[in-house]
RNA sequence: GGCCCCGUCGUCUAGUCUGGUCCAGGACGCUAGGUUCUCAUCCUAGAAACUCGGGUUCGAAUCCCGACGGGGUCA
Numbered sequence: 001g002g003c004c005c006c007g008u009c010g011u012c013u014a015g016u017c018u019g020g021u022c023c024a025g026g027a028c029g030c031u032a033g034g035u036u037c038u039c040a041u042c043c044u045a046g047a048a049a050c051u052c053g054g055g056u057u058c059g060a061a062u063c064c065c066g067a068c069g070g071g072g073u074c075a
Stems, first nucleotide, its partner, number of pairs: 001074007010028004020058001030046005051067005
């Protein structure tokens, strides 16, 4: 350098194929409350994310183009 795959809460991940639903869901973690003599466990509630720019569209995490980052492969 060519080709392929990936990028979503603090971490892991679903959703992307087939655009639209109230607040983008779940697990762990975190915070608060309950329970307990205390801690842990358990229960309830809460905060927290679509890599960036542009395009298409009434509407984009999702489709298209480019950039950046990561991985694989060929030389």

Record summary:
RNAcentral holds the sequence, with entries from ENA. A computed fold for a 75-nucleotide RNA from a Deltaproteobacteria bacterium, annotated as transfer RNA. The source organism's lineage runs through Bacteria, Pseudomonadati, Myxococcota and Myxococcia. It matches the Rfam family "tRNA". Model confidence (mean pLDDT): 81 of 100.